Large-subunit ribosomal RNA, domain II from a Chloroflexota bacterium, 685 nucleotides, folded computationally. It matches the Rfam family "Bacterial large subunit ribosomal RNA". Gene Ontology terms of the family: structural constituent of ribosome and ribosome. The full RNA is in RNAcentral, with records from ENA. The prediction has a mean pLDDT of 86. Taxonomically the source falls in Chloroflexota (Bacteria, Bacillati).

[in-house]
Context: one part of a larger RNA
RNA sequence: CCCGACGAGUUGCUCUGUGUCGCCGCCUAAGGCACGCAAUCAGCCGGAGGCAGAGCGAAAGCGAGUGUGAACAGCGCGUGAGGUGGCAUGGAGCAGACCUGAAACCGUGUGAGCUACCCAUGGCCAGGCUGCAGCGCCCGUAACAGGGCGUGAAGGGCCGCACCGGUGUCUGUUGCAAAAGGCUCGGAUGAGCUGUGGGUAGGGGUGAAAUGCCAAUCGAACACGGAGAUAGCUGGUUCUCCCCGAAAUGCAUUGAGGUGCAGCCGGACGGAAGACGAUCGCGGGGGUAGAGCGCUGUUGCGACGCGGGGGUGUCACAGCCUACCAACUCGCGGCAAACUGCGAAUACCGCGACCGGCGCGUCCGAGUGAGACGGCGGGUGCGAACAUUCGUCGUCAAGAGGGCAACAACCCAGACCCACCGCUAAGGUCCCCCAGUUGGUGUUGCGUGGUAAAGGAAGUCGCGCUGCCCAGACAACCAGGAGGUUGGCUUAGAAGCAGCCAUCCUUGAAAGAGUGCGUAAUAGCUCACUGGUCGAGGAGCACGGCGCCGACAAUGUAACGGGGCGAAACACCACACCGAAGCGUGGGAUUGGCAGCUGUGGCUGCCAGUGGUAGGGGAGCGUCGGCUCCGCAGUGAAGCAUCAGCGUAAGCCGGUGCGGAGCGGGGUCGAGUGCGAAUGUCGGG
Numbered sequence: 001c002c003c004g005a006c007g008a009g010u011u012g013c014u015c016u017g018u019g020u021c022g023c024c025g026c027c028u029a030a031g032g033c034a035c036g037c038a039a040u041c042a043g044c045c046g047g048a049g050g051c052a053g054a055g056c057g058a059a060a061g062c063g064a065g066u067g068u069g070a071a072c073a074g075c076g077c078g079u080g081a082g083g084u085g086g087c088a089u090g091g092a093g094c095a096g097a098c099c100u101g102a103a104a105c106c107g108u109g110u111g112a113g114c115u116a117c118c119c120a121u122g123g124c125c126a127g128g129c130u131g132c133a134g135c136g137c138c139c140g141u142a143a144c145a146g147g148g149c150g151u152g153a154a155g156g157g158c159c160g161c162a163c164c165g166g167u168g169u170c171u172g173u174u175g176c177a178a179a180a181g182g183c184u185c186g187g188a189u190g191a192g193c194u195g196u197g198g199g200u201a202g203g204g205g206u207g208a209a210a211u212g213c214c215a216a217u218c219g220a221a222c223a224c225g226g227a228g229a230u231a232g233c234u235g236g237u238u239c240u241c242c243c244c245g246a247a248a249u250g251c252a253u254u255g256a257g258g259u260g261c262a263g264c265c266g267g268a269c270g271g272a273a274g275a276c277g278a279u280c281g282c283g284g285g286g287g288u289a290g291a292g293c294g295c296u297g298u299u300g301c302g303a304c305g306c307g308g309g310g311g312u313g314u315c316a317c318a319g320c321c322u323a324c325c326a327a328c329u330c331g332c333g334g335c336a337a338a339c340u341g342c343g344a345a346u347a348c349c350g351c352g353a354c355c356g357g358c359g360c361g362u363c364c365g366a367g368u369g370a371g372a373c374g375g376c377g378g379g380u381g382c383g384a385a386c387a388u389u390c391g392u393c394g395u396c397a398a399g400a401g402g403g404c405a406a407c408a409a410c411c412c413a414g415a416c417c418c419a420c421c422g423c424u425a426a427g428g429u430c431c432c433c434c435a436g437u438u439g440g441u442g443u444u445g446c447g448u449g450g451u452a453a454a455g456g457a458a459g460u461c462g463c464g465c466u467g468c469c470c471a472g473a474c475a476a477c478c479a480g481g482a483g484g485u486u487g488g489c490u491u492a493g494a495a496g497c498a499g500c501c502a503u504c505c506u507u508g509a510a511a512g513a514g515u516g517c518g519u520a521a522u523a524g525c526u527c528a529c530u531g532g533u534c535g536a537g538g539a540g541c542a543c544g545g546c547g548c549c550g551a552c553a554a555u556g557u558a559a560c561g562g563g564g565c566g567a568a569a570c571a572c573c574a575c576a577c578c579g580a581a582g583c584g585u586g587g588g589a590u591u592g593g594c595a596g597c598u599g600u601g602g603c604u605g606c607c608a609g610u611g612g613u614a615g616g617g618g619a620g621c622g623u624c625g626g627c628u629c630c631g632c633a634g635u636g637a638a639g640c641a642u643c644a645g646c647g648u649a650a651g652c653c654g655g656u657g658c659g660g661a662g663c664g665g666g667g668u669c670g671a672g673u674g675c676g677a678a679u680g681u682c683g684g685g
Stems, first nucleotide, its partner, number of pairs: 001685006011095014025051003031045003055062002065077004098236002101233001105226006116200009125190001127159003130155001134151006163187003168183004202218001204214003211220001239620006249262005263368002265365006276356002279353006290342001291340002296336008307325002309322004371396010401412003416588004421584003427578003430563003436575001438574006449565001455549002459546004464541003468537001476533005482506003487501003512527001516525002589610009621674001623671010639658005645652002
C1' cells in the first nucleotide's frame, strides 16, 4: 500500500410539535386474577392518582372576570375557535447519549533480584619508582640547633596489569548489542573495588545534587479500579432519486476558532386583500460630489505700514534712517474630513397608476455567526502589499460550460436527459486550431507589436501659429570685419577675450570698447555685422499619432502559448464566417400551476420551472428477523462464477457452470440494517 470481515444518532424517563387511531371528559399506576405445559405475553380487575374542565392576584381573596387604583377611568393578564390516551415520527432536557482519542486527578495495592544510599559479614588489589617521621653512626654546639651517611617505610604519593571507569575518535545505526566493538584514555592502598544477607516506597524514598535513580518507564514508578473521567478540540460517520436552498452579519458574552437572541434557509397551516419588487408620475427632507472664500482657519505676490527689531541720536525724552519682521485695510490668486451666504446626480421616505407574483402571520426543523477576490466611494498604510478596515454592487464560496496559453474570484454565460441538427455571446478567423492569407484608407520599420519611469533626441506622419524671402531669403563659397584705442582701473603684464567700471565717438555697404579658440603679454584664427556669387523656398514655436534611447541575474531560447509574421503589427470603416452545457429545433423525464376527461387508480394538454455546499422536506431500493397468506426445491435450494436482458437510481430478473439442502413472493411488524476513508480493529497478501 492492497483485499476481506467488523466498525459510529441507540435505549429509558420527562417535555414539546406533527401524523394516525380509540373515547367524549380521557387515561390508569403499583399491584392483582382464571384458562393455557409455562411465562416476562395477550386479556381482565385495580380510579390511588394525572390531564382537561377558569382565571386573576405576592397574598388575603374575588371570579367571567381579576390585579393595579380613589375610580363605575385607563392599562396588564384572562373570558371565543376541543380534550385525553396509545402507537409512529421531528426536536429538546436528564442520563456516557453518534463513534474513536488525551495530557491528567483520586483510591487500593505491587515493586530496592535494575539502580541510589545505609547496616551486618566476607573477599580482592602483578610488578616497579619515590623514600616522611622516628631511630643509629659520624661531624658539629657551652648545651641546643644544624649537617652528612645509613636505617626506616609514611603517602586520598608516582608509573603500570587484574579490577573499576568511560576521554577522544572510527565502526555500528532493519546493529553482535533497545548503548556494543576497535584504537586511545582516567583511577588503580583508597572518599577504592566487590560477594552474600538485610533496610528505606510514590508527593514517598534515595541522591559528593543531574530533577539524577527507584526493574529498558520518572518534573512524580507500575498494576487494577473510580471510568464510557472530561475534551467549547481534531478525525470519522456506511444505499438511491426528486423539490427548495443559506451564512461567514448585528447585539451580548471570563467573549473572540464557543455560545444565546436577531438576520438569512426549509416545512406545515392560515386568512385577508393588505404588503413586496420593476417602471412611470406627484410630493418631501438633506448638505455628499462639485463649487465657493462672506464666516472659521490657512495661504502666494504686491500696495499701505499699527506695532516690534536693528542703526543713529540725546543728560533724558523727542527725532531721524532701515533691501528686517509685520497687524489692520486694499488689489490679484489659491487651500480645507472636523470651513459654507451655494449645491447636484443617485439614494431614501410618502402617495398614486400599471405590471409582476410575491409578501405577511403562527408553529416546527436547521445551518451560519473564520469569508475571498474584483469594480466604485472612504479610513489606516508609503494614494506599498494576493495588506488591513468600513460602505455598496458583482462573482467565487455552493457554479459546470466558452474565452483569457495554463490560472476559485476577470470577460461571456447559469449545466433536467438524448441528437453524426441550426443561430449566436465573449473571444477569434496564416499553421498547430474551428473560422478571411476578406475589402478599403492611413500609421509603424522598431520584431515596436510581444514588460517599465523620470529624463533625453533635426526618427517619422498630421495639424496650427509667428516672423524672413525673386527689391534675392536659408546653406555654402569669395571679400570686408576698420579708426580714436593697448578705453579707464587693476596688474609684473592685462593690448576685444584673468578681474572691476564704463560701453562712447568716427569712417563706412558693414564691423561689439567684442562670440569663441589662442598668447607670458602682443601676434594669429574666428564670430556677430556687411557686400558679392547662386536662384527658391527657408527659420522657429506649440500640439497630436506611431516609433527610438534610458533597459543589468542567476540550468537553456524563455518578456507573442509555439511555429512563424512588414502584415499574420497598430488605428478607423465594412462585409462574411467560426465559436458555449446560452438561444432555437426534434424526442424524452420530472416538479408546480391551470384546464379537460375519468372507470377516482389516473390519463391528456398548455404555461412556467428542474447548477448547487451547510441544511430542511418528499419518495423509494436493499439486508436480517417475527407473524400471516401463497409458492419453489435432489428433474437440484442457498451461495459463488460468468453471460444476456429490464428499470430514472438504489437495484431486479433470466441462461449456463460449480455447488449439494434449503429458499422465495405479497401484506404487516421489528431492527445489532447498507462503509472507502476514522495514523480505525482483526486476519490475509